[in-house]
This record gives sequence, C1' cells and structure tokens, in this order.
RNA sequence: UGUCGAGACUUGGGGAGCUUACGCGAGUAGGCUGAGAGGGCGUGUUCGCCAUGCCGACCCAUAUACCUGAUCCAGGUAAUGCUGGCGUAGGAAUGUCUGCAGCACCCCUG
Repeated sequence: UGUCGAGACUUGGGGAGCUUACGCGAGUAGGCUGAGAGGGCGUGUUCGCCAUGCCGACCCAUAUACCUGAUCCAGGUAAUGCUGGCGUAGGAAUGUCUGCAGCACCCCUG
C1' cells in the first nucleotide's frame, strides 16, 4: 500500500404474527415461535378491543433485515410465515474513520 475481516461514528431501511382465560371498553394476565410480537407519550373515532404520529427496544444496510409472488406447495401444530420449499426468483436502505487482527506486496535498517 492492497485485500478480507472486526469495531466505532454517522445516515438510512424494516417488522411487530398466532392463541387461551377473564374483562368492557378501545383492555388485563398467560401460552407458541422469534433478535424483536407495538414498550412510552399523544392523536383519530369507523366498532369490537382498531388506525395513526413521534420517541424507545430489536434486526438490517448490497443481501438469508424486510417486502412481493402468496388467499401458493409440502410437513407439522391448539393455532399461526411454525418449519421447509419456492429462492442462484423480482424488489429492497451508507458514508466516513481506526494506536485493531490475518494475509499478500513494496521500501528502509540490522
């Protein structure tokens, strides 16, 4: 110096499902998978227990985050993207730095 990593900072991307009991108000307490299953503060008011803004936790940033195909296929479960297939599919978000590790090369000195 290059390369491949690691870490830090910064900027950005993303999801929050299934289910039981109780409750009546937009919930409470459990169970399953998972890194995470809407944690905090607001707003809305369509109805069943939702939608949405900001912040937070978590994951991810060139591809195994995540989305689409998909009201898909197979297996399994109390049930569910629960597992596998699809999948070398299509799409998908960044830059900088380093008293850091390995490897390769170059220069200097002994």
The prediction has a mean pLDDT of 80. TPP riboswitch aptamer (THI element) from a Chloroflexota bacterium, 110 nucleotides, folded computationally. The sequence was found by an Rfam model in a public genome assembly. It matches the Rfam family "TPP riboswitch aptamer (THI element)". Rfam describes the family as follows. Vitamin B(1) in its active form thiamin pyrophosphate (TPP) is an essential coenzyme that is synthesised by coupling of pyrimidine and thiazole moieties in bacteria.